About this RNA
A computed fold for a 350-nucleotide part of an RNA from a metagenome, annotated as small-subunit ribosomal RNA, central domain.
Context: one part of a larger RNA
RNA sequence: UUGGGCGUAAAGGGCGCGUAGGUGGAAUAAUAAGUCAGAGGUGAAAACCACAGGCUCAACUUGUGGCCUGCCUUUGAAACUGUUAUUCUUGAGUACGGAAGAGGGAAGCGGAAUUCCUGGUGUAGCGGUGAAAUGCGUAGAUAUCAGGAAGAACACCGGUAGCGAAGGCGGCUUCCUGGUCCGUAACUGACGCUGAGGCGCGAAAGCGUGGGGAGCAAACAGGAUUAGAUACCCUGGUAGUCCACGCCGUAAACGAUGGGCACUAGGUGUUGGUUUACUUUAGUAGAUCAGUGCCGAAGCUAACGCAUUAAGUGCCCCGCCUGGGGAGUACGAUCGCAAGGUUGAAACUC
Numbered sequence: 001u002u003g004g005g006c007g008u009a010a011a012g013g014g015c016g017c018g019u020a021g022g023u024g025g026a027a028u029a030a031u032a033a034g035u036c037a038g039a040g041g042u043g044a045a046a047a048c049c050a051c052a053g054g055c056u057c058a059a060c061u062u063g064u065g066g067c068c069u070g071c072c073u074u075u076g077a078a079a080c081u082g083u084u085a086u087u088c089u090u091g092a093g094u095a096c097g098g099a100a101g102a103g104g105g106a107a108g109c110g111g112a113a114u115u116c117c118u119g120g121u122g123u124a125g126c127g128g129u130g131a132a133a134u135g136c137g138u139a140g141a142u143a144u145c146a147g148g149a150a151g152a153a154c155a156c157c158g159g160u161a162g163c164g165a166a167g168g169c170g171g172c173u174u175c176c177u178g179g180u181c182c183g184u185a186a187c188u189g190a191c192g193c194u195g196a197g198g199c200g201c202g203a204a205a206g207c208g209u210g211g212g213g214a215g216c217a218a219a220c221a222g223g224a225u226u227a228g229a230u231a232c233c234c235u236g237g238u239a240g241u242c243c244a245c246g247c248c249g250u251a252a253a254c255g256a257u258g259g260g261c262a263c264u265a266g267g268u269g270u271u272g273g274u275u276u277a278c279u280u281u282a283g284u285a286g287a288u289c290a291g292u293g294c295c296g297a298a299g300c301u302a303a304c305g306c307a308u309u310a311a312g313u314g315c316c317c318c319g320c321c322u323g324g325g326g327a328g329u330a331c332g333a334u335c336g337c338a339a340g341g342u343u344g345a346a347a348c349u350c
Stems, first nucleotide, its partner, number of pairs: 003322004007304002012318001014201004021194003025088007033081002035077008048066007091191001092188003095184005103177007110154001114150008125136002162169002206247006215241002220236004258317006266295013299306002323350003332343004
């Protein structure tokens, strides 16, 4: 390579948009590029295979046939694929009517708590721990009351509840704005799916410039513990955490499960619609569509388990794997201010 695979053994790209490419619904007609059939030409010789023959046999060798799976020309076939033309509505989209939501961005506002400041009351402790000590306090702390300032986060509601492609999103109000679901079946008429490159988004930490800084807290300092204690515990504490703009581009970025379509028993919760019946004014029962959980049939699986939200049965497209270590290293290239990221070996060794 052919294959076989990718939840946990090696292996799904962190996520989207989308170029090339690959692939693609129904009907009719035409065409004949692919496809299929016939004929002709060519496909050197040797080799190979079969059958005969020659050396006493064999190796070897000679003859005949096959093979040479291919290419070209030509004559046909028209089911399938392609192409062209016309048409269709179920895929996809649009329109109209409803619905839910921590989806995103900006501005403003609110209360609780914390710390600090000022003043009052008040007096010897407070704090902290397994026990202590460092620390704070007679220059009046802790506690308590009143007033003020600041920053950050939004208790209860809160829910295997909701929204988002993922990262992620939670006080309230206003403005701007994206997506989704249900119903109608009016419009377009395959416009679809996937997607190498490419472009964009992307937690935390980190970086640059300028702000901000209450609490928390790497580093650091001190106190303990200990044989030691560069830790766990305690008292402090700077970057950082917050904001604006610009970088970085990685995570156990996880459902460790790529996306799309179709099909294949059920049962039971729950969220958002539509609808029928009964009831009675807010419910009950059923049907149906879209999500989100649990339990389970067939089937699958090495097992665990998965099971209409598949890891079942099929089709299409992309990514990735191929023994462990060396190593996500070296070198080169490329991106970055840097930290480093991406791509990514070999010797050697078991």